[in-house]
Predicted 3D model of a 76-nucleotide RNA (transfer RNA) from an Anaerolineae bacterium.
The sequence is in RNAcentral, with records from ENA.
The coordinates come from a structure-prediction model, not an experiment, and the mean pLDDT is 81.
NCBI's taxonomy places the organism under Bacteria, Bacillati, Chloroflexota, Anaerolineae.
It matches the Rfam family "tRNA". It is annotated as a transfer RNA.
């Protein structure tokens, strides 16, 4: 320099190819509660991402399009 893949809560991962109906979803984690003699489990409940940045398309974008970072792999 040319191609690809990934980037979503504190962590890990789906949703994306196929744009919709409500408030992005499941597990750990975190905080309150019941239970317990206490602590784990279990049971009931909360906060927490506006989906890497910015731009376009459209009535609507996490999703399509485009440039851009950063990451990892390929070829030269």
């Nucleotide at each position: 320099g040319g191609g690809g893949c990934c980037g979503u809560g504190g962590u890990g991962u789906a949703g994306c190819c196929u744009g919709g109906u409500u408030u992005a979803a499941c597990a750990c984690a975190c905080c309150g509660g019941c239970c317990u003699g206490u602590c784990a489990a279990g049971c009931c409940g909360g906060a927490g991402a506006u989906c890497g940045c910015g731009g376009g398309u459209u009535c609507a974008a996490a999703u399509c399009c485009c440039g851009u970072c950063g990451g990892c792999c390929c070829c030269g």